[in-house]
RNA sequence: UUAUUAAGAAGGGUGGAGAGAUCAGGCUCGAUGAAACCCUGGCAACCCCGGCAGAGCCGGUAAGGUGCCAAAACCUGGUCCUUGCAAUGUUUGCCGGGAUAAUGA
Numbered sequence: 001u002u003a004u005u006a007a008g009a010a011g012g013g014u015g016g017a018g019a020g021a022u023c024a025g026g027c028u029c030g031a032u033g034a035a036a037c038c039c040u041g042g043c044a045a046c047c048c049c050g051g052c053a054g055a056g057c058c059g060g061u062a063a064g065g066u067g068c069c070a071a072a073a074c075c076u077g078g079u080c081c082u083u084g085c086a087a088u089g090u091u092u093g094c095c096g097g098g099a100u101a102a103u104g105a
Stems, first nucleotide, its partner, number of pairs: 001105005010040005018029003023077004041069003046065002048060005073100001079099004084094004
């Protein structure tokens, strides 16, 4: 810089009280064992393989490189910018998007 983020996929060991990014409010997970680390297993095409092709789409497989394996990025809100709509008269309200984060190339 760019793409994706409502799909998918858990057991064990060490550990010993927190975890779900941050602030606030919720909600949830956790002594039937949180975070973190390790082992094993699995999911999935971002890199991979094949076809068509204009962007891209369709199919394949999981050997290798990453990643991931509660809940929509768990939900909502606060600030700034902004498309549109409505009222009003230069401000207010509503809907949506962006600024943020994670992962890949």